[in-house]
RNA sequence: CCGUGCCAGACGGAGAGCCAGCGGUGCUUUGUAACCUGCAAUCCGCUAUAGCAGGGUUGGAUUCCCGUUUUGAGGUGCGACGCAGUAGGGCAUGGAUGCAGUAAGGGGCGUUGAGAGAUGGGCCCCGUGCAAUAAGAACUUGUGAAUCCUGUCAGGUCCUGACGGAAGCAGCAGUAAGCAAAAUUUCUUAUGUGCCUCGGACAAGUCUGUCUUGAGCAACCUGCCGCAAUACCUCCUGUUGCAUCGUUUCGAUUCUCGGGUGCACGG
Numbered sequence: 001c002c003g004u005g006c007c008a009g010a011c012g013g014a015g016a017g018c019c020a021g022c023g024g025u026g027c028u029u030u031g032u033a034a035c036c037u038g039c040a041a042u043c044c045g046c047u048a049u050a051g052c053a054g055g056g057u058u059g060g061a062u063u064c065c066c067g068u069u070u071u072g073a074g075g076u077g078c079g080a081c082g083c084a085g086u087a088g089g090g091c092a093u094g095g096a097u098g099c100a101g102u103a104a105g106g107g108g109c110g111u112u113g114a115g116a117g118a119u120g121g122g123c124c125c126c127g128u129g130c131a132a133u134a135a136g137a138a139c140u141u142g143u144g145a146a147u148c149c150u151g152u153c154a155g156g157u158c159c160u161g162a163c164g165g166a167a168g169c170a171g172c173a174g175u176a177a178g179c180a181a182a183a184u185u186u187c188u189u190a191u192g193u194g195c196c197u198c199g200g201a202c203a204a205g206u207c208u209g210u211c212u213u214g215a216g217c218a219a220c221c222u223g224c225c226g227c228a229a230u231a232c233c234u235c236c237u238g239u240u241g242c243a244u245c246g247u248u249u250c251g252a253u254u255c256u257c258g259g260g261u262g263c264a265c266g267g
Stems, first nucleotide, its partner, number of pairs: 001267006009058003012030004020047005035055005064260004074250002077247004082242008092234001094233002097228003101224002104222003108217002115213009125200003129196001130194002132191007140181004149174004157166003
């Protein structure tokens, strides 16, 4: 120097999370190249040499290892701004809202008299009367007691010598108690009837008449001021999510340069 074998090594990586720590399954991402089987998130397996067990391919170099350079997919943390959701705040009194006030503007009323004052009366009460209404009674008419109503009493009965008399049924007429009818009048009782007569009481309210005075009244709308309530809107605070920017950190892939590299046998 060459050849033949064995073996070391390689057969993905990264991020967050979990963990004492290191990996794995799981989640996210890269990449088109990233072996197969079993175990495994109420976890599975290891211990700084950090998955375990079994099998397979490749295998000493452009492919493995170390350092270095370039590139920067993507993720984590922090901060800022914006949007959306959610929770809270009424000492935020900002708007919408309510109550109380004011009277600048608008509207309304007012010399056909605002407002104020005096006085009388009504509505609301008390007493006394009147009317209405309701009911009852009286009055009027009709009917109405065979007998215990009246009058008249045919016939008949009784008394009498006669003359005459007595009682008296039916009928008729009238009437009592009762029943019925209608309108007027009279009397009695009564009330959520009327405000009518007369008198009295009356804090306030309202209506009305008279008299005095003489220009405002009122608060409907806007404005202004004070107080209150409310999470409807705005605002403030916290929290969650999304997007962007800045920053921090990790970082696959890609790229540059350099270095290192086992054992056995044979020639």
Model confidence (mean pLDDT): 76 of 100. Predicted 3D model of a 267-nucleotide RNA (Bacterial large signal recognition particle RNA) from a Clostridia bacterium. It is recorded under the gene name ffs. The organism belongs to Clostridia, within Bacteria.